Record summary
Transfer RNA from a Selenomonadaceae bacterium, 72 nucleotides, folded computationally. NCBI's taxonomy places the organism under Bacteria, Bacillota, Negativicutes, Selenomonadales, Selenomonadaceae. Model confidence (mean pLDDT): 82 of 100. Rfam family: tRNA. By type it is a transfer RNA.
[in-house]
């Protein structure tokens, strides 16, 4: 240089083009406990960036960026 894949809460992830984006875990608060841990209950937080298509985009297209892999 050429090609392929991937990017969603702090972390791990789900989501036929039809949402107010769903969970687990972390953090925080509470119940329980002599105290703590565990358990249970509650709660906060997310679509890499910019365009395009569409009535509607996490999803489709393009460019860019990051990461991984293959190849010369």
């Nucleotide at each position: 240089g050429g090609g392929a894949g991937u990017u969603u809460a702090g972390u791990u992830u789900a989501a036929c083009g039809g949402c107010u984006a769903g969970a687990a875990u972390u953090a925080c608060g509470g119940u329980c406990u002599c105290c703590a841990a565990a358990a249970c209950c509650g709660c906060u937080g997310a679509u890499g960036a910019a365009a395009g298509u569409u009535c509607a985009a996490u999803u489709c297209u393009u460019u860019c960026a990051g990461c991984u892999c293959c190849u010369g």